[in-house]
RNA sequence: UGAAGAGUAGCCAAGGCGCGUUAAGUGUUGCGAAACGGGACGUUGUUCGCAAACGAAAGGGCGAAGAAAUCUUUCUCUCCGAGCCCUGCGGUGCCGCGGCGCGUCCGCUCG
Numbered sequence: 001u002g003a004a005g006a007g008u009a010g011c012c013a014a015g016g017c018g019c020g021u022u023a024a025g026u027g028u029u030g031c032g033a034a035a036c037g038g039g040a041c042g043u044u045g046u047u048c049g050c051a052a053a054c055g056a057a058a059g060g061g062c063g064a065a066g067a068a069a070u071c072u073u074u075c076u077c078u079c080c081g082a083g084c085c086c087u088g089c090g091g092u093g094c095c096g097c098g099g100c101g102c103g104u105c106c107g108c109u110c111g
Stems, first nucleotide, its partner, number of pairs: 001111002004109002010100003015095004019090003028052007038106005058087005065076005
């Protein structure tokens, strides 16, 4: 010196394993806090806590176990049904192939 490059938080997401479908979780709003390319300022986004309002997601198949205790009894349940399975559904949780991912200045790499 350069129409150069890399890297954060995080976002999307193939796939995998779960949870919920008895209302969890997600999403929204307000307040507060935290972290966030190596540095400074700042933007966007993220996370956490509290509060508030709102509020979605089931059909099918098989059909008997479960709990407590003084230990062999008691209680609950049997079609308004334990439990399991299949297929769905949820702005669902975790991991995550792959993709995307700082504005200015300095720094780093490369030429």